Context: one part of a larger RNA
RNA sequence: GGCGUAUGGGGAAUGCCUAGGCUCUCAGAGGCGAUGAAGGACGUGUUAAGCUGCGAUAAGAUUCGGGGAUUUGCCAAAAAGAGUUGAUCCGAAUAUUUCCGAAUGGGGCAACCUAGCAGAUUGAAGAUCUGUUGUGAAAACGCGAACGGGGUGAACUGAAACAUCUAAGUAACCCUAGGAGAAGAAAACAAAAGUGAUUUCGUAAGUAGUGGCGAGCGAACGCGAAGAAGCCCAAACCAGCGUGGUUACGGCCACUCUGGGGUUGUAGGACUACGAUGUGGACUUAGCAAAGGAAAUAGAAUUACCUGGAAAGGUAAGCCGUAGAAGGUGAUAGCCCUGUAGAUGUAAUCUUGUUAUACCUAGUAGUAUCCUGAGUAGAUGGGGACCGGUGGAAUCCCCUUCGAAACAAGCGGCACCAUCCGCUAAGGCUAAAUACUCCUGAGAGACCGAUAGUGAACCAGUACUGUGAAGGAAAGGUGAAAAGUACCCUGAAUAAGGGGGUGAAAUAGAACCUGAAACCAUACGCUU
Repeated sequence: GGCGUAUGGGGAAUGCCUAGGCUCUCAGAGGCGAUGAAGGACGUGUUAAGCUGCGAUAAGAUUCGGGGAUUUGCCAAAAAGAGUUGAUCCGAAUAUUUCCGAAUGGGGCAACCUAGCAGAUUGAAGAUCUGUUGUGAAAACGCGAACGGGGUGAACUGAAACAUCUAAGUAACCCUAGGAGAAGAAAACAAAAGUGAUUUCGUAAGUAGUGGCGAGCGAACGCGAAGAAGCCCAAACCAGCGUGGUUACGGCCACUCUGGGGUUGUAGGACUACGAUGUGGACUUAGCAAAGGAAAUAGAAUUACCUGGAAAGGUAAGCCGUAGAAGGUGAUAGCCCUGUAGAUGUAAUCUUGUUAUACCUAGUAGUAUCCUGAGUAGAUGGGGACCGGUGGAAUCCCCUUCGAAACAAGCGGCACCAUCCGCUAAGGCUAAAUACUCCUGAGAGACCGAUAGUGAACCAGUACUGUGAAGGAAAGGUGAAAAGUACCCUGAAUAAGGGGGUGAAAUAGAACCUGAAACCAUACGCUU
């Protein structure tokens, strides 16, 4: 020096654990805000800081309800207290709620400065205090995770390059709504038969199509389901207020507005004639009833011995069960504790039912006349949306220049024409089935278990980095219980250690469960 064995140091892998995450299900809630939000600053305790709570009434005040012995948060200790005259605690409601922040009297480098008006304190000035003063006609303004609608609208990429194309009407930005939103009661589909608003799912179907016919893109009819709900205006006509015109002063005409009327394709309505009082409703308010509903209440049944530090383990003998969910307790507990099942219980709000009330809602015949959405439909030119890239290109939308018809009418059925069939545009509203989860409650997992799972199990969007936008960590575990080592000794020592004590264990001693490897040391053996 090497190898081996043993004992330690070192280190923090592994095992076990879980306080935190992740993904879902069911139910709730789906908003908060000028009555000042979200989010902050500064304060607030017998008390240095921090977190939490709260707001000059400041870890809190008041009322009501629950509850029944402790209690002054994390947080130990001390001090001073409170509490069966019912505290702490839990639920509901109320009061207070500095300053900034939409921030709103004006200003401003947020949490600051400084005015006007009215009032109060004062003999007066000054100062202090209280209220008020934003824009806007008003609603409103700001914040909020996703979901909805609309506007503007990329590129990387793919096409194995790239230009049409694709990515994609995606991302991003902007506007805006609601608990959902959008759409929606046929100028629809279909095809010789029929269906009957919209939405969503399955299928049709990767089909018909489209496409430098490349890459790719990609329907509909029909069928099966979920869910179902239909309505209101404009106009004709009638009446009225007002204004204007005109008059032979009897009226007449026009216009605006208001009320009635009326709402459709088998055309309907006005108008004329006749007739009837009923049915239903998506809806207001009030009464009554019922269910649910906060904190909560009681809630069954086990002992002995053995091992052990400790019994819930083992042995033996029982018991309850509408309760053998779960968690805790010194190891593994149906019967020890909290609970659980099934019961009981209540305020407000809310839901449902019912009654009354308010509101809305209907027929038959006739067919002469009147009405039925105009710079609209459609066309030219240019674009866009559709499965459809201009194509033979219908349909829908926008710009442009033109520009109809009036029920013997008009539009559509994929150029166009005819027959036939379907429908009635140019006004509006409409629940459900659908989408989502910042948030609340209850639960689940062939999800993770501290380099995992959220970035964050821990005082984390922290420390730290950056001018800034922004980037962004590491860090869990003594023990059943602190019983957290009185006292003595070595030592310069408040370092460290040795005794001693606690404990089942201290090689569990706070650098604390287990404690692998690298690496280091000591002892012994073998060997050069």
Description
Large-subunit ribosomal RNA, domain I from a Cytophagales bacterium, 528 nucleotides, folded computationally. The RNAcentral record of the full RNA draws on ENA.